Overview
The prediction has a mean pLDDT of 76. This is a predicted structure of a 398-nucleotide RNA (Bacterial RNase P class A) from a soil metagenome. Its Rfam family is "Bacterial RNase P class A". Rfam's curators write: Ribonuclease P (RNase P) is a ubiquitous endoribonuclease, found in archaea, bacteria and eukarya as well as chloroplasts and mitochondria. By type it is a ribozyme. Its Rfam clan is "RNaseP clan".
């Protein structure tokens, strides 16, 4: 100097005014005294607690988890550890069961499953065909001559048969990988190291690791999604649930005034209208009276049951927080001690000014102005995730 891991704070005093819970005083207005957001109160992504519904046992489907060993009410959290992969290093990242069964593999490629030969190497090994030396026939102008015919000999051609599978090129993927001997030219053909894989032995509770040996590699690749293995899991969620209960409607059960007289219509059941009494309501302070309706179940009172608005609980003492010891690498556990720390319900925790404190502009260095994030509980807790001016302290590595 440049990084890497992890923890903490997120403005402080004081004064005025102002909200919400509590307690106490006070007939009552009202007083005084306390206490009042978060590391994320947020997303509502996981797990639990509580509640109510369902529910014999078992199973099929769904859905979620996936190295291993702890931790914990439980987790898909956390903590150590093993595996791969980056990083010189503290370290960081990981979608880490199972390719025995069934399944998939577009395009492009010659070939994609007991694959395949487009360029490409080679052409050993049988052919083809040049050249040369030989040898053997013919012919003539007798020569270092011309042609023919032998692929048996040598060299040559890539010509066809054929051999490879290194190289090149498709492709997410090409039947181990680099080197080296080997080959006509390749190849696990052979060989050294890797890597795979069997089987042994030691180490670890364990994933696993180290060590020896064998196998010349035959078993390709994909598992977030299909499939399979092993594990968990019943649903709804504070508007859950419980209790208290007003008006109004309806339903049930009891009280509740005449079967009055009289007249007219009808075959009748009945109906209309006087008239007396009765009972409600309604005017009015009352009483009389007046209107209106009822005297079969009505009106109208009483009751019970169900529950709306609307009140109260659930609801805030809890897997609470803080210190100390003790085990334990840790996560976390036990044990003492102290302590009470928001409960609101259209929803309370803010405002102003003073001083300081961080940060920035500007300055006549006296100072003056701006600006201090992200956000706010609603039934409680572990967790993950995401936001976040600015600033502290630890521990390590280069």
């Nucleotide at each position: 100097g440049a990084g890497c891991g992890g923890g903490c704070c997120g403005g402080g005093c004081g004064a005025c005014c102002g909200c919400g819970a509590g307690g106490c005083c006070g007939c009552a207005a009202g007083g005084c005294c306390c206490c009042g957001a978060g590391g994320a109160a947020a997303g509502u992504c996981c797990g639990g607690g509580c509640u109510c519904c369902a529910c014999a046992g078992g199973g099929c489907g769904a859905g979620g988890u996936g190295g291993u060993g702890g931790g914990u009410a439980a987790c898909g959290c956390c903590c150590a550890c093993c595996g791969g992969g980056c990083g010189c290093g503290a370290g960081c990242c990981c979608g880490g069961g199972g390719a025995a069964a069934g399944g998939c593999a577009a395009c492009a490629g010659a070939g994609a499953g007991c694959a395949g030969a487009c360029c490409g190497c080679c052409g050993a090994u049988g052919g083809c065909c040049c050249c040369g030396a030989g040898g053997c026939g013919c012919c003539c102008c007798c020569g270092u001559g011309g042609c023919g015919c032998c692929c048996g000999c040598g060299g040559g051609g890539a010509u066809c048969a054929g051999g490879c599978a290194a190289g090149g090129g498709u492709g997410a993927a090409a039947c181990g990988g680099u080197g080296g001997g080997g080959u006509a030219a390749g190849a696990g053909c052979c060989c050294a190291c890797c890597g795979c894989g069997g089987c042994g032995g030691c180490g670890g509770c364990g994933a696993c690791g180290c060590c020896g040996u064998c196998g010349g590699c035959g078993a390709g690749g994909c598992a977030c999604g299909c499939c399979u293995c092993a594990c968990c899991c019943g649903g709804a969620g504070a508007a859950a649930g419980g209790c208290c209960a007003a008006a109004u409607a309806g339903a049930g059960g009891a009280g509740g005034a005449g079967c009055g007289g009289g007249u007219c219509g009808g075959c009748g059941g009945c109906g209309a209208c006087c008239c007396c009494a009765c009972g409600g309501u309604g005017c009015g302070g009352c009483c009389c009276g007046c209107a209106c309706c009822g005297u079969c179940c009505a009106a109208c009172u009483c009751c019970c049951g169900g529950g709306u608005a609307g009140g109260c609980c659930g609801u805030u003492c809890g897997a609470g927080a803080c210190c100390g010891c003790c085990g334990g690498c840790g996560a976390c556990g036990g044990c003492g001690g102290u302590c009470c720390c928001a409960g609101a319900u259209c929803g309370a925790u803010g405002g102003u000014c003073g001083c300081c404190c961080c940060g920035g502009u500007c300055u006549u260095c006296g100072g003056a102005c701006c600006g201090g994030a992200c956000a706010g509980g609603a039934c409680c807790c572990g967790g993950c995730u995401u936001a976040c001016a600015g600033g502290c302290c630890c521990g390590c590595u280069c």